[in-house]
RNA sequence: GUGGGUAUAGCUCAGUGGUAGUGUAUGUGCUUAAUGUGCACGAGGUCCUGGGUUCAAUUCCCAGUACCUCCA
Numbered sequence: 001g002u003g004g005g006u007a008u009a010g011c012u013c014a015g016u017g018g019u020a021g022u023g024u025a026u027g028u029g030c031u032u033a034a035u036g037u038g039c040a041c042g043a044g045g046u047c048c049u050g051g052g053u054u055c056a057a058u059u060c061c062c063a064g065u066a067c068c069u070c071c072a
Stems, first nucleotide, its partner, number of pairs: 001071001003069005010024002013021001018055001026042005048064005
């Protein structure tokens, strides 16, 4: 220099054009003498940024940023 990939909750990962979820962590309650385990409930998201298409975009298209990687 060039091609490809990834970006979603504190962390790790799904997800589909129609109001976004699992596991883990965390908070509260129950259980326990207490802690832990277990059970129930809850909180926590500008879906990397900007623009476009669409009635509607996390999803499709374009550009940019960061990271990973093939080739040279």
Predicted 3D model of a 72-nucleotide RNA (transfer RNA) from Vicugna pacos. Its Rfam family is "tRNA". The family's RNA type in Rfam is transfer RNA. Model confidence (mean pLDDT): 82 of 100. The same sequence occurs in records of 4 taxa.